[in-house]
Parts: sequence; C1' cells; structure tokens
RNA sequence: CCCGCUGAGGAGCGUUGCGUCCCCGCGGAAGGAACCAGGGGGUCAGGCUCAGCGAAAACAACGGCGCUCGCAUCGG
Repeated sequence: CCCGCUGAGGAGCGUUGCGUCCCCGCGGAAGGAACCAGGGGGUCAGGCUCAGCGAAAACAACGGCGCUCGCAUCGG
C1' cells in the first nucleotide's frame, strides 16, 4: 500500500438510483466455445470513517429524499 473478516458509529419503513455484483447479448472472435466494450434487465443509500485480527471496547466526523420511533438537552 492492497485485500478479507469482526465490532462500533441508535433503529425502522417507503422511494430514486451512481458504483459493485448477477443475468442477457447486437457486434467482435476463420468455424465453435470461452471472454467482452457500448447497450438492456435485476439487486441496490454503511460502498464511508474509526478501532481491532480470536476479536473486550470506545470517542469523533459523516452517510440522497420523505416519514416514523428511540436517545439527549432546552422551553411550554
């Protein structure tokens, strides 16, 4: 530096959809197949930050839109 896993960052429902992932496949590929840009369909708002690696455990800053609940403070 990259990747994986675990935990935390309060939670739920609805919705749009970029990336990732899955599928299709014009076209490419001598033929066939694998593979695949553009394109189409599906899934989709912890994909981010912090800490750790037999994991006890934070604090912090963040996470489209709408609604609801929870928690804290202040006022009525």